[in-house]
C1' cells in the first nucleotide's frame, strides 16, 4: 500500500434544579441522536465519577484534542418602573374658627339694640269629654221556713159564728237581666277649653320706643385641625431592558490515528 480479523472510541450535548459531590430520571436549551429495564417518599456511583442486559459502527466523512463565535440559562447590579412598611412634612381635597372685600338673602310695609306682654315648661282649680260604679226606670224574682186574697178541704163551737191556711193569683226582698237623657262618687295616653299662681328668657308672636342696618349662604383672606390622595426620606418584595461575573449546545477553524496476520 492493499486484503482479512480485532481493540480502544462512538451511536449526542449542555444548562437549571437537587446532591458532600458526580451521573440518570424532572425542567429548559439545542436539533435529530441504537433498543430494552427501574428511578424524586429517588436511583446508580465515588475523582478513570450513572447502573443492568442486549444490539450496531469501527481506527475514519463516524473517534480526540487547541481556538473561534456563539442559543440559552445561573449569578451581580447604580439609575428606572412597580409593589409594601414606617418616618417626615402639609401641596390639593375635607372640617372648625375669625373676617366681612366681591356676590347674595333679610331690612324705612322698619335692621340691630331697648322696655312691656301672651304662647310653648310646671302645680292648682273649674268646665266639657269618655268610661266604670251608684242611685233612678223596666222585666224578673220564695214547694214550706215572704205579704195580701185564701178556692177545696181543716181545726174550735150546739148554733151564729170564730181561727189557722196548701194551690192558684196578684205583689215585694236579696238576687239576675236590661236601659240610663238628667243626677251622684271615682278615673283618665282625653280637651284648637277656662281661671288662678310659679317658672324660664331658648324659640314662636303682639304692642311700644329708637332709626340702618343685620346675616353669613358662595368666592376670597387669616389661623386651627385630619392624613385617605398626591409628596419626600430610609427599609423590604417584584418587573423589563441594559451592564459585568460565569457554565456553555450547535456551528467554524486547523492538528492527532491502536492491534495482529498475509500479499
Nucleotide at each position: 500500500u492493499c486484503g482479512u480479523g480485532c481493540u480502544a472510541g462512538c451511536c449526542g450535548g449542555g444548562g437549571a434544579a437537587g446532591u458532600a459531590g458526580c451521573g440518570g430520571c424532572u425542567c429548559c436549551c439545542u436539533g435529530u441522536a441504537c433498543c430494552u429495564g427501574a428511578a424524586a417518599u429517588c436511583c446508580g456511583c465515588u475523582a478513570u465519577a450513572g447502573c443492568a442486559g442486549g444490539g450496531g459502527u469501527g481506527a475514519u466523512g463516524c473517534c480526540c484534542a487547541u481556538c473561534c463565535c456563539g442559543a440559552g440559562g445561573c449569578c451581580a447590579u447604580a439609575a428606572c418602573u412597580u409593589u409594601u412598611a414606617u418616618g417626615c412634612a402639609a401641596g390639593a381635597c375635607c372640617c372648625g374658627u375669625a373676617u366681612a372685600a366681591g356676590c347674595g338673602g333679610c331690612g324705612u310695609u322698619g335692621a340691630c339694640g331697648g322696655c312691656u306682654g301672651a304662647g310653648u315648661c310646671u302645680c292648682g282649680c273649674g268646665c266639657a269629654a269618655u268610661g266604670a260604679c251608684g242611685a233612678c226606670c223596666g222585666a224578673u224574682g220564695a214547694a214550706c221556713c215572704g205579704u195580701g186574697u185564701c178556692a177545696g178541704g181543716g181545726c174550735c163551737g150546739g148554733a151564729a159564728g170564730g181561727c189557722a191556711g196548701c194551690a192558684g193569683c196578684a205583689c215585694u226582698a236579696a238576687g239576675u237581666c236590661g236601659g240610663c237623657a238628667c243626677c251622684g262618687u271615682c278615673a283618665u295616653g282625653u280637651g284648637c277649653c277656662g281661671c288662678g299662681a310659679g317658672g324660664g328668657c331658648g324659640c314662636u308672636u303682639g304692642g311700644c320706643c329708637c332709626g340702618a342696618g343685620c346675616u353669613g349662604g358662595c368666592u376670597g383672606u387669616a389661623c386651627g385641625g385630619u392624613g385617605g390622595c398626591g409628596g419626600u426620606a430610609u427599609g423590604g418584595g417584584g418587573g423589563a431592558a441594559g451592564u459585568g461575573u460565569u457554565c456553555g449546545a450547535c456551528g467554524g477553524u486547523g492538528g492527532g490515528c491502536g492491534c495482529a496476520c498475509g500479499a